[in-house]
Context: one part of a larger RNA
RNA sequence: CCCGCCACAAGACGGAAAGACCCCGUGCACCUUUACUAUACUCUAUCAAUGAAUUAUGGGGUGCUCUGCGCAGGAUAGGUGGGAGGCUUUGAACCCGGGUUUUUGGAUUCGGGGGAGCCAACGGUGAGAUACCACCCUGAGCAUUCUGUGAUUCUAACUUACUCCCGUAAUCCGGGAGAAGGACAUUGGUAGGCGGGUAGUUUGACUGGGGCGGUCGCCUCCUAAACUGUAACGGAGGCGUUCGAAGCUUGGUUCAGGAGGUUUGGAAAUCCUCCUCUGAGUACAAUGGCAUAAACCAGGUUGACUGCGAGACCAACGAGUCAAGCAGGUACGAAAGUAGGACAUAGUGAUCCGGUGGUUCUGUAUGGAAGGGCCAUCGCUCAACGGAUAAAAGGUACGCCGGGGAUAACAGGCUGAUCGGAGUCAAGAGUUCACAUCGACGCUCCGGUUUGGCACCUCGAUGUCGGUUCAUCGCAUCCUGGGGGUGUAGAAGCUCCCAAGGGUUAGGCUGUUCGCCUAUUAAAGCGGUACGUGAACUGGGUUCAGAACGUCGCGAGACAGUUCGGUCCCUAUCUGUGGUGGG
Numbered sequence: 001c002c003c004g005c006c007a008c009a010a011g012a013c014g015g016a017a018a019g020a021c022c023c024c025g026u027g028c029a030c031c032u033u034u035a036c037u038a039u040a041c042u043c044u045a046u047c048a049a050u051g052a053a054u055u056a057u058g059g060g061g062u063g064c065u066c067u068g069c070g071c072a073g074g075a076u077a078g079g080u081g082g083g084a085g086g087c088u089u090u091g092a093a094c095c096c097g098g099g100u101u102u103u104u105g106g107a108u109u110c111g112g113g114g115g116a117g118c119c120a121a122c123g124g125u126g127a128g129a130u131a132c133c134a135c136c137c138u139g140a141g142c143a144u145u146c147u148g149u150g151a152u153u154c155u156a157a158c159u160u161a162c163u164c165c166c167g168u169a170a171u172c173c174g175g176g177a178g179a180a181g182g183a184c185a186u187u188g189g190u191a192g193g194c195g196g197g198u199a200g201u202u203u204g205a206c207u208g209g210g211g212c213g214g215u216c217g218c219c220u221c222c223u224a225a226a227c228u229g230u231a232a233c234g235g236a237g238g239c240g241u242u243c244g245a246a247g248c249u250u251g252g253u254u255c256a257g258g259a260g261g262u263u264u265g266g267a268a269a270u271c272c273u274c275c276u277c278u279g280a281g282u283a284c285a286a287u288g289g290c291a292u293a294a295a296c297c298a299g300g301u302u303g304a305c306u307g308c309g310a311g312a313c314c315a316a317c318g319a320g321u322c323a324a325g326c327a328g329g330u331a332c333g334a335a336a337g338u339a340g341g342a343c344a345u346a347g348u349g350a351u352c353c354g355g356u357g358g359u360u361c362u363g364u365a366u367g368g369a370a371g372g373g374c375c376a377u378c379g380c381u382c383a384a385c386g387g388a389u390a391a392a393a394g395g396u397a398c399g400c401c402g403g404g405g406a407u408a409a410c411a412g413g414c415u416g417a418u419c420g421g422a423g424u425c426a427a428g429a430g431u432u433c434a435c436a437u438c439g440a441c442g443c444u445c446c447g448g449u450u451u452g453g454c455a456c457c458u459c460g461a462u463g464u465c466g467g468u469u470c471a472u473c474g475c476a477u478c479c480u481g482g483g484g485g486u487g488u489a490g491a492a493g494c495u496c497c498c499a500a501g502g503g504u505u506a507g508g509c510u511g512u513u514c515g516c517c518u519a520u521u522a523a524a525g526c527g528g529u530a531c532g533u534g535a536a537c538u539g540g541g542u543u544c545a546g547a548a549c550g551u552c553g554c555g556a557g558a559c560a561g562u563u564c565g566g567u568c569c570c571u572a573u574c575u576g577u578g579g580u581g582g583g
Base pairs, nucleotide, nucleotide: 001583002582003581004580005579006578007577008576010575011574012573014570015569022404023403024402025401027400028399029396030395031394032393035201036200037199038198039197042193043192044191045190046189047188048187049186051154052153053152054151055150056149057148058147059146060145061144062143063142064141065140066139068137075130078136079135080134081133082132085119086118087117094113095112096111097110098109099108100107101106158181159180160179162178163177164176165175166174167173204216205215206214213233217239218238219237220236221235222234240385241283242342243341247301248300249299250298251297252296253295255279257275258274259273260272261271281290282289284347286345287344288343305328306327307326308325311322312321313320317386330339331338332337353379354378355377356376357375358374359373361372362371411458412456413454414453415452417451419447420446421445422444423443424442428438429437465540466538467537468536470532471529472528473527474526475525478503479502480501481498482497483496484495485494486493505519506518507517508516509515546564547563548562549561550559551558552557
């Protein structure tokens, strides 16, 4: 060096299972509920199957008879029209008695007596004029008819898991007879309730993982790198209006502040003088503007117009912005001219659907109409603001699928805020004296053991705390060794330098690492090694399915809260290591 054999398991991010944790999917399933929308069941009403009678009580129609009172006026004038006559021996005025009604004045009706008139027109009053006739209105009574409602009764529909008989040796079923109930129950249709019993679904995105929190559209500034534009859960603020004058036009005016002066009057009210070029003001944020004023005041007014619009800016689109000029009619101004809102930039919402007004549009044989179109306008915190629907919340540790190291938890990596260590400066403490020892405020480094930040390999799997076993390395040394200084008398210490050869205990409590305690020791070091080591062991903790408590939740369920319980697989191919044999 080659080839075996026997062992061990450190590595082959070993094998096994397209990670179960985590996130994502406009994925799935199941569960919950005061999510949404349906729906079975159920309740109520009504109609039908569904009939009879009595009684009570409503509504409508028809006929007849009545009813009707403000004031004035003979007096109780319902309305309108006709009307100059009407009623009367078929019994007028008047008298007596009874009924109805009443605004207490009468009206009306019946009977008896009576025996020839009475009423209207006219006039007067009044909005309206009376007799008589007709048609009506309000309310009432009677008759008749239609239709309800309540109660009671009936029997023939219908019902009976009541009795008897029969089919029939039958507690089923059917038929028959009786009995009980009874137009109820029941069934069907329609409508309104209730309705996780059941079903289908929804339950946003951004995000230095996700959740919680915050945000989501528009305006202003910075970031923004001297055109424009430009991101972040970067730094600051505003908006979801307002105003018929705070618009237009013509004419005029100059502000804030300071100094000095001046009655009440003061720091500050009004007044005077001077200085001051903008520091004031602008409806409201900021920026850019504005004194020729866009600021302030006054006069007149409605251009906060109708029909358009060359040409540009911006811009994926949809949108957004500026705009001379033309026609019509208008305001102000002597005129030239200016005016299509406001100093500018926020003050907002597509489409569908529907409402309202207008319209020489359309109009399903034709004429109309309905409906539609067009013009104008209205209804969205559709604010998740380019708005999925008119209409929507949760749980899953019983979970499942597809994916992701595009994204978290372990480990590694980068970083080193935090952490540990060293140096430096030296204010001060140390009786005196910065530096025996300690050392503030700071500064410069080192390490990569903490907690973090980042999310770079790994989610077609890199097993996670602690213990056991077996280790190996660093030195910032716990002991043992050698030195310097000392505020070193000695002893014991303190501090610094060198030094990693060897060593660094056994118990109690706790799952613990850690820590506390006990007894020792020369000492009972600090760290790295995937917080060394589960194809070596354990499985107490954490972290599945069961169960309970507390708390939270209406609930399903949940909790770096607690508690009891809970399957740890691998026969070693290669590398590696030890032993042994052959060549």